[in-house]
RNA sequence: GGGCCUGUAGCUUAGAGGAAAAGCGUGUGCAUGGCAUGCACAAGACCGCGGGUUCGAGUCCCGCCAGGUCCACCA
Numbered sequence: 001g002g003g004c005c006u007g008u009a010g011c012u013u014a015g016a017g018g019a020a021a022a023g024c025g026u027g028u029g030c031a032u033g034g035c036a037u038g039c040a041c042a043a044g045a046c047c048g049c050g051g052g053u054u055c056g057a058g059u060c061c062c063g064c065c066a067g068g069u070c071c072a073c074c075a
Stems, first nucleotide, its partner, number of pairs: 001071007010024004018055001026042006048064005
């Protein structure tokens, strides 16, 4: 330098045009003398960044950034 893959709540992942879900974690309540644990409820991401297409974009297109991987180059 080139190809491919990935980037979504604190963490791990899902979602592939009509607009964000789950598990863990966190908070509150109940049960217990208390803890652990269980149950219920709640908060929490506008989706790596910037453009474009579209009535509408996490989703499609382009550029960039970061990580992974393979190849090339140098030695």
A computed fold for a 75-nucleotide RNA from Candidatus Azambacteria bacterium RIFCSPLOWO2_01_FULL_46_26, annotated as transfer RNA. Lineage of the source: Bacteria > Bacteria candidate phyla > Candidatus Azamiibacteriota. The RNAcentral record of the sequence draws on ENA. Its mean pLDDT, the model's own confidence on a scale to 100, is 80. Rfam family: tRNA. The family is grouped with related families in Rfam's "tRNA clan".